[in-house]
RNA sequence: GCGGGAGUGGCGGAAUUGGCAGACGCGCCGGGUUUAGGUCCCGGUGGGAGUUUCUCCCUUGGGGGUUCAAGUCCCUCCUCCCGCA
Repeated sequence: GCGGGAGUGGCGGAAUUGGCAGACGCGCCGGGUUUAGGUCCCGGUGGGAGUUUCUCCCUUGGGGGUUCAAGUCCCUCCUCCCGCA
């Protein structure tokens, strides 16, 4: 240099061939059990802001495009992996 693959909450990983982003697990927070801790059980858990039992905004590596609608399709760039030379 050429070809192919991957990039999603704190971590691992899903998302019917474009239609509620984050299922499920881990971790974390609160509670129960315990003398205490672990195990186990129940509930919660992306980020930010506000007038905080609610409301609003943002979020799939960065930027742009197509579309009513994009994690998903197209272009470009970045990072990593595999192959060829």
A computed fold for an 85-nucleotide RNA from a Candidatus Dadabacteria bacterium, annotated as transfer RNA. Rfam family: tRNA. Gene Ontology term of the family: triplet codon-amino acid adaptor activity. Rfam's curators write: Transfer RNA (tRNA) molecules are approximately 80 nucleotides in length. By type it is a transfer RNA. The organism belongs to Candidatus Dadabacteria, within Bacteria.